Record summary: Model confidence (mean pLDDT): 80 of 100. This is a predicted structure of a 73-nucleotide RNA (transfer RNA) from a Gemmatimonadales bacterium.
[in-house]
RNA sequence: UGGCCCGUGGUGGAAUUGGCAACACGCUUGGCUCUGACCCAAGAGAUUCCAGGUUCGACCCCUGGCGGGCCAA
Numbered sequence: 001u002g003g004c005c006c007g008u009g010g011u012g013g014a015a016u017u018g019g020c021a022a023c024a025c026g027c028u029u030g031g032c033u034c035u036g037a038c039c040c041a042a043g044a045g046a047u048u049c050c051a052g053g054u055u056c057g058a059c060c061c062c063u064g065g066c067g068g069g070c071c072a073a
Base pairs, nucleotide, nucleotide: 001072002071003070004069005068006067007066010025011024012023019056027043028042029041030040031039049065050064051063052062053061
């Protein structure tokens, strides 16, 4: 310098035929228990890396940038 892949709650990780973001762990509250753990129930928690564009509508498509990884030189 060029090419390819990735970026989503605290962590891991789904959602691409474009239609209002799962699940698990963790956290909070309640139940259970003499207390705690386990277990059960409920709940909170995401401007989907950033900025534009396309679209009635974007995690998803297009452009540029930022960060990480791999390959080539």
It matches the Rfam family "tRNA". Rfam classes the family as a transfer RNA. From the family's description: Transfer RNA (tRNA) molecules are approximately 80 nucleotides in length. The organism belongs to Gemmatimonadales, within Bacteria.